Bacterial RNase P class A from a Candidatus Sericytochromatia bacterium, 349 nucleotides, folded computationally. The source organism's lineage runs through Bacteria, Bacillati and Candidatus Sericytochromatia. RNAcentral holds the sequence, with entries from ENA. It is recorded under the gene name rnpB.
RNA sequence: AACGUGGGCCGGGUGACCGCGGCGGCAACGUCGAGGAAAGUCCGGACUCCGCAGGGCAGGAUGCUGGGUAACGCCCAGUGGGGGAGACCCCGAGGACAGUGCCACAGAAACAGACCGCCCCGACCCUCGCGGUCAGGGCAAGGGUGCAAAGGCGGUGUAAGAGACCACCGGCAGUCGGGUGAUCGACUGGCCAGGCAAACCCCAUCCGGAGCAAGAUCGAACAGGGGAAGAUGACGCUGCCCGCCGAUUCCCCGGGUUGCAUCGCUCGAGGUCCGCAGCAAUGCGGGUCCCAGAUAGAUGGUCACCCCCCGAAAGGGGACAGAAUCCGGCUUACAGGCCCACCAUCCGG
Repeated sequence: AACGUGGGCCGGGUGACCGCGGCGGCAACGUCGAGGAAAGUCCGGACUCCGCAGGGCAGGAUGCUGGGUAACGCCCAGUGGGGGAGACCCCGAGGACAGUGCCACAGAAACAGACCGCCCCGACCCUCGCGGUCAGGGCAAGGGUGCAAAGGCGGUGUAAGAGACCACCGGCAGUCGGGUGAUCGACUGGCCAGGCAAACCCCAUCCGGAGCAAGAUCGAACAGGGGAAGAUGACGCUGCCCGCCGAUUCCCCGGGUUGCAUCGCUCGAGGUCCGCAGCAAUGCGGGUCCCAGAUAGAUGGUCACCCCCCGAAAGGGGACAGAAUCCGGCUUACAGGCCCACCAUCCGG
């Protein structure tokens, strides 16, 4: 230099003027005011109410090992498998001797099989051969079908064959050794009956329900009538059963109200700097900072200079998007740009 891999970061800047929302202030005025994803609402939690959340069934989720965390389906470190020349990347990775089911088309057969075929014996026929036909028996090497065909490959063996036997490889089991473990290495053994559990299912672990329109307070208004169930247990706690609780609940007709109301509401598993422990995720300790809180929803506009892009210039443009109780993740969108580490190639010193 050009190719590539992994990770981190920025996401126009400054000033003036005019506005909008919160807080402070009598006022002038001061101060704070979107994001890395505020998004999708897909997981996990905090918080609130349901009764203190109990047992079983059903249902749902997760699924190699160890660790982290408030928790997770997230993260870190590893194991195994796959891909790449490599840096590195990807994996939904428990169980197919508990049972059931499925394996399209093709094929004889999709699990214990024989279509073509190979071999032996007998009878018959002829063109007398390494021939043909029929019957009986042995076999699974070769062919063919298929994503997949009964461990692979080479040999011994045999009438032909076959883990029948042997070497190597694969798989399984055992012993010893390393490792917390997944698992790895060595040795030994008998010779081993396909795949699918993102099919039902089995096993292990976890899960009560509803959600800030949760929930609470103040204020305003009104008119009642009819029906059903209920202490032989309603409503509710969970869809069902048990168990618990203990008096209301539901439907129809009619009438009324819905507020520039208040709290919840933003100081939090918080940001930042340093130190320590740890490979890391992360944890602990200390210093320092306060950083939207609206309610139909504020966070904007104009001008000047600078930066970047397009354009010859004039001029035009600056991605994705945008809080709604809060937090940890995941996923998706994103113009342009910066930094670090590494792989492999070439050139120069």